[in-house]
Background:
Predicted 3D model of a 72-nucleotide RNA (transfer RNA) from a Verrucomicrobiales bacterium.
RNA sequence: CCUACCGUAGCUCAACAGUAGAGCACUCGACCGAUAAUCGUGGGGUUGCGGGUGCAAAUCCUGCCGGUAGGA
Numbered sequence: 001c002c003u004a005c006c007g008u009a010g011c012u013c014a015a016c017a018g019u020a021g022a023g024c025a026c027u028c029g030a031c032c033g034a035u036a037a038u039c040g041u042g043g044g045g046u047u048g049c050g051g052g053u054g055c056a057a058a059u060c061c062u063g064c065c066g067g068u069a070g071g072a
Base pairs, nucleotide, nucleotide: 001071002070003069004068005067006066007065010024011023012022013021018055026042028040029039030038048064049063050062051061052060
């Protein structure tokens, strides 16, 4: 320098263009003599950053930025 893939909650990951979710973690509570485990509850997101298409974009197109892999 070229190509491909990836970027969504603190972490690991979902989500046919049509209300952004789960598990773990965290908060509060139940249970227990107490803890652990278990159960319930609650908070937490400019979907990497800009632009475009479209009634509607995490999703499609495009330019950057970052990461991974391959090639030279």